[in-house]
Context: one part of a larger RNA
RNA sequence: CUAUGGUUAAGGAACUCGGCAAAAUUACCCCGUAACUUAGGGAGAAGGGGAGGUCUGUUCUGCAGACCCGCAGUGAAUAGGCCCAGGCAACUGUUUACCAAAAACACAGGUCUCUGCUAAAGCGUAAGCUGAUGUAUAGGGGCUGACGCCUGCCCAGUGCUGGAAGGUUAAGAGGAUUUGUUAGAUGGACGUAAGUCGAUAACAUCGAAGCAUUGAAUUGAAGCCCCAGUGAACGGCGGCCGUAACUAUAACGGUCCUAAGGUAGCGAAAUUCCUUGUCAGGUAAGUUCUGACCCGCACGAAAGGCGUAAUGAUCUGGGCGCUGUCUCAACCAUAGACUCG
Numbered sequence: 001c002u003a004u005g006g007u008u009a010a011g012g013a014a015c016u017c018g019g020c021a022a023a024a025u026u027a028c029c030c031c032g033u034a035a036c037u038u039a040g041g042g043a044g045a046a047g048g049g050g051a052g053g054u055c056u057g058u059u060c061u062g063c064a065g066a067c068c069c070g071c072a073g074u075g076a077a078u079a080g081g082c083c084c085a086g087g088c089a090a091c092u093g094u095u096u097a098c099c100a101a102a103a104a105c106a107c108a109g110g111u112c113u114c115u116g117c118u119a120a121a122g123c124g125u126a127a128g129c130u131g132a133u134g135u136a137u138a139g140g141g142g143c144u145g146a147c148g149c150c151u152g153c154c155c156a157g158u159g160c161u162g163g164a165a166g167g168u169u170a171a172g173a174g175g176a177u178u179u180g181u182u183a184g185a186u187g188g189a190c191g192u193a194a195g196u197c198g199a200u201a202a203c204a205u206c207g208a209a210g211c212a213u214u215g216a217a218u219u220g221a222a223g224c225c226c227c228a229g230u231g232a233a234c235g236g237c238g239g240c241c242g243u244a245a246c247u248a249u250a251a252c253g254g255u256c257c258u259a260a261g262g263u264a265g266c267g268a269a270a271u272u273c274c275u276u277g278u279c280a281g282g283u284a285a286g287u288u289c290u291g292a293c294c295c296g297c298a299c300g301a302a303a304g305g306c307g308u309a310a311u312g313a314u315c316u317g318g319g320c321g322c323u324g325u326c327u328c329a330a331c332c333a334u335a336g337a338c339u340c341g
Base pairs, nucleotide, nucleotide: 001336002335003334004333005332006331007330008329010327011326014325019322028050029049030048031047036041038146052068053067054066055065056064057063058062069073081320082319083318084317085316086315087314088312089311093105094104109144110143111142112141113140114139115138121130122129123128147307148306149305150304152237153236154235157234158233159230160229161228162227163226166225167224168223172219173218179212180211181210184206185205186204187203188197189196190195238256239255240254241253242252265299266296277293278292279291280290281289
C1' cells in the first nucleotide's frame, strides 16, 4: 500500500450526481397511535415504558410486596430505522440466463369485432390435428387496463359493413368479317437482246365450296365507380381583422377556409423550445422539489382523460434519528504485497 473486520476526541452529510457505504433501529410484553380510506386498511403508524436473582403472599403460564448482585439483566448471538410530499404503475406476479427488474410485459375489469359447429382461427402438400370430447354465460382476434367520475365534435379521405338502379368489367357463349389454300376461269412466261423454258405443263391474275385463320356486334359475375351507415375503425379536431367611458384585455362583431375546427378535465407536466418562465413555500443561499398562474414551441379523453386508499429491492424533493461519507485522519486485528532466510 491492497483486501476484510474493529474502535475513535469535537462536529454530524459540511461528503457526494445522490446519505453510495456504514452506523442506527431490532425479538418479546404493556401503553399509545394521525391524515387519508375502496372502511378491509393505513398500523409494528408515530411515540413511550418494561425485563436479572432470592423470599413471602396470592384468585398461581400471572400479579403484588420486601430484599440481593453487577459497569451493564432480551447481560453473548440471532431479530424493522422512521416521518412528510410528489411522479408513474391499481394490486400479487413476469422480463433482457451473462451490463437494464422498470414507469416495460402481464393482470382482473371494460369495449369492439369475427364465429351457428364439418364454427371462426391456427398447423400441415395431404391425411389429419388443435380449437374441443367445448357450443355464443362458448371460442378466436384487436385495443384499453383495478376502482371512482367520465369518454366531446368530424364519415370529406382510407378501411369495414350494407345496397342495388345506372356506368365499367374476365373467362366463356356468339359468330359478322379478314386472310391462306384450290376445283376451275383467263392470259404463254422470263430476258434489253440473242435466246431459254414450255403444251399431260410452267408462270401470272381472279377464284366457289370445304378446311384452316382472324375474330366485330351481342351476351356475360363479383369487383371498381356509385348510394348509405360506421370512430372503444385508420385517423383529424383552423386563420386574419376590429371592438368596452384611463390603460390593458375582449364577453361581442366581421371575414376566409374546413369533413369538423380540441368539449370536460389537466397543464413549464416522464410532454414547455424560449426557460433557471412569473409568483408563493421551503434554505443564510434552491437550474432540483412543492403549490399556483396559463403565453399548451408541440396535453386531451379506451395509442384513454382526470382523480385515487393500498401496494413498490420503482423515480424525485424534504426532515428526524444515526453515524469515519466528510472536516482529517489515527490506531488495532487478520490475509496478502514487501525485506531477510